[in-house]
Context: one part of a larger RNA
RNA sequence: GGCGCACGGUGGAUGCCUAGGCAUCGAGAGGCGAUGAAGGACGUGGACAGCUGCGAAAAGCUUCGGUGAGCUGCUAACAAGCGUUGACCCGGAGAUCUCCGAAUCGGAAAACCGUCUUGGUGAAUGCCAAGAGACCACACGCUGAAUACAUAGGCGUGUGGUGGCCAACCCAGGGAACUGAAACAUCUAAGUACCUGGUGGAAAGGAAAUCAACUUAGAGACUCUCCUAGUAGCGGCGAGCGAACGGGGAUCAGCCUAAACUGUAACAGUGUAAGCUUUAGGGGCGUUGCUGUUACAGGGUCGUGGGACUGCUCUGGAGAUGCCCUAUUCUCUCCAGGAAGUUACAAAUCCAUUUGCUAGUCGAACGGUCUGGAAAGGCCGGCCAUAGAAGGUGACAGCCCUGUAAACGAAAGUGAAUGGACUUCCGAGCAUGUUCCCGAGUACCGCAGGACACGUGUUAUCCGGCGGGAAUCUGGGAGGACCAUCUUCCAAGGCUAAGUACUACUCGAUGACCGAUAGUGAACAAGUACCGUGAGGGAAAGGUGAAAAGCACCCCGGCGAGGGGAGUGAAAUAGUACCUGAAACCGUGCGUCU
Numbered sequence: 001g002g003c004g005c006a007c008g009g010u011g012g013a014u015g016c017c018u019a020g021g022c023a024u025c026g027a028g029a030g031g032c033g034a035u036g037a038a039g040g041a042c043g044u045g046g047a048c049a050g051c052u053g054c055g056a057a058a059a060g061c062u063u064c065g066g067u068g069a070g071c072u073g074c075u076a077a078c079a080a081g082c083g084u085u086g087a088c089c090c091g092g093a094g095a096u097c098u099c100c101g102a103a104u105c106g107g108a109a110a111a112c113c114g115u116c117u118u119g120g121u122g123a124a125u126g127c128c129a130a131g132a133g134a135c136c137a138c139a140c141g142c143u144g145a146a147u148a149c150a151u152a153g154g155c156g157u158g159u160g161g162u163g164g165c166c167a168a169c170c171c172a173g174g175g176a177a178c179u180g181a182a183a184c185a186u187c188u189a190a191g192u193a194c195c196u197g198g199u200g201g202a203a204a205g206g207a208a209a210u211c212a213a214c215u216u217a218g219a220g221a222c223u224c225u226c227c228u229a230g231u232a233g234c235g236g237c238g239a240g241c242g243a244a245c246g247g248g249g250a251u252c253a254g255c256c257u258a259a260a261c262u263g264u265a266a267c268a269g270u271g272u273a274a275g276c277u278u279u280a281g282g283g284g285c286g287u288u289g290c291u292g293u294u295a296c297a298g299g300g301u302c303g304u305g306g307g308a309c310u311g312c313u314c315u316g317g318a319g320a321u322g323c324c325c326u327a328u329u330c331u332c333u334c335c336a337g338g339a340a341g342u343u344a345c346a347a348a349u350c351c352a353u354u355u356g357c358u359a360g361u362c363g364a365a366c367g368g369u370c371u372g373g374a375a376a377g378g379c380c381g382g383c384c385a386u387a388g389a390a391g392g393u394g395a396c397a398g399c400c401c402u403g404u405a406a407a408c409g410a411a412a413g414u415g416a417a418u419g420g421a422c423u424u425c426c427g428a429g430c431a432u433g434u435u436c437c438c439g440a441g442u443a444c445c446g447c448a449g450g451a452c453a454c455g456u457g458u459u460a461u462c463c464g465g466c467g468g469g470a471a472u473c474u475g476g477g478a479g480g481a482c483c484a485u486c487u488u489c490c491a492a493g494g495c496u497a498a499g500u501a502c503u504a505c506u507c508g509a510u511g512a513c514c515g516a517u518a519g520u521g522a523a524c525a526a527g528u529a530c531c532g533u534g535a536g537g538g539a540a541a542g543g544u545g546a547a548a549a550g551c552a553c554c555c556c557g558g559c560g561a562g563g564g565g566a567g568u569g570a571a572a573u574a575g576u577a578c579c580u581g582a583a584a585c586c587g588u589g590c591g592u593c594u
Base pairs, nucleotide, nucleotide: 001593002592003591004590005589006588007587008586009585015579016543017542020514021513022511023510024509025508026507027506028505029503030502031165032164039100040099041098042055043054044053046078050074051073061094062093063092064091065090066089070082071081072080105114106113107112115132116131117130118129119128120127121126134162135161136160137159138158139157140156141155142154143153169200170198171197172196173195174194180187184236210219211218223250224249225248226247227246233241234240254495255494256493257439261298262297263296264295265294266293267292268291269290270289275285276284279327280326281325282324283323303473305438306437307436308435309433310431311430312429313428314427316335317334318333319332320331322330337426338425339424340423341422349421350420351419352418353417354416355415356414357413358412360408361407366381367380368379369378370377382399383398384388390402391401392400444468445467446466447465449463450462451461454480475490476489477488478487479486530537531536550578553565554564555563556562
């Protein structure tokens, strides 16, 4: 030195475990913010570096409930205290809430600097308190041009609104390239990624100028889904792209305006008499009237065309503030009766009841013996069960603990449902008409584009850009060029629940999901340490024991580190570098070989 055996060191694999993750389902919630958010900085403890909590009233204050013996967070010990006159803890409401941050008195290199107004205080250069942004809208006041009145504009005061943050979903405005086509240009990727704006708990869409059918029927808003169907089509007819009608389901809901006509008010024009005053007569009025514009109210909303105007018929009761009187009708109001309603069709609020949520309460039934450090294990004998889910307890517990099934519970805040109060609405029909209205720079056309599965093609349909530019029911659009016939619908205004999408957040449940190189990057002071000027990148790191009982005391040693005794413990080769403790690697002893 090799090999073998034994015993160690190092190392941290493996096994077991889980405090953390992952995914799905159900329910809730779907926002926060000038009453100053999200996110931070700095403070704050008897002593305090970090985390957590909180804010100069600073691990907290007040109050109302719950609970009931301990408590002063993670965090032990010490000190000092609190608590059955109810602490700590849990829940509701409130107070306080530095500085920065939309940041908003001005400024600034965020957490800093500086100013003004009013009030208080002081001997005082000061100190204290409150306030002071911009923009938009409205109201009021004061001013005030060209330009005389006025208006625009300016200034001030008051009230209200907006702003910023936020995971995905959604709508809109913009909008790539890699790639594929085995190259590449039309095409594809893809209206994707990304940027911007905006709303909501969903958003969007939505009550036919829709489809269908083909000369004959039918359907009946929208959204989502399964088929139709990888079909019909589109396509350097390449790569690829790719419907609809119709059918089966989910859910179902329909409405309001513009205009014609009428009334009221304001303004402008005309104008002194044409006229008006529901109607008739008498009075009365005359800045009345007429025409136009604007605002508000009534009216009206449709495609077997509808409505207005005009005429006619039928239809409870009461009343008059209609310029006056009488009569009558008209108009208006109220009551009765009927209907509806807070998610569209108008819109608030309150009360009652019920039921949830935000703390909680109650809750059955076991002993002996053996082994053992420990019984929940073995054996023996019992019991409960609307509870044998689960977790814990010194090994495996229905009956030890927390719970579970079942049954209860709110001073305060809050959600929902139902009922009531309340609010709103209420004529119908027929007829006539060469009367009026039925959404205009619109439809449509041309040019060049875009969207439609559809690349301009025979290309309908939809959208906006430029240029032209209709009609009003004897009207207009569509039915995939175009024309006729036929059918069908009524554009150029608006609203609309449900079915559908998503999950930053809360609660509950589940898993042929992970188990510390896995599962989140993060089970630990984790978006931390660290790296980078910055945008940004981004770790490692879990386990003593049932209980600290965490080794009193003695010895060696540097008043060390470390170790040896002693002691604790079931175990110390469980000693905090702590469960198990593989391998590489390093040793010690013995054997053997050279």
The part of an RNA shown here (large-subunit ribosomal RNA, domain I) has 594 nucleotides and comes from a Polyangiaceae bacterium. The sequence was found in a public genome assembly.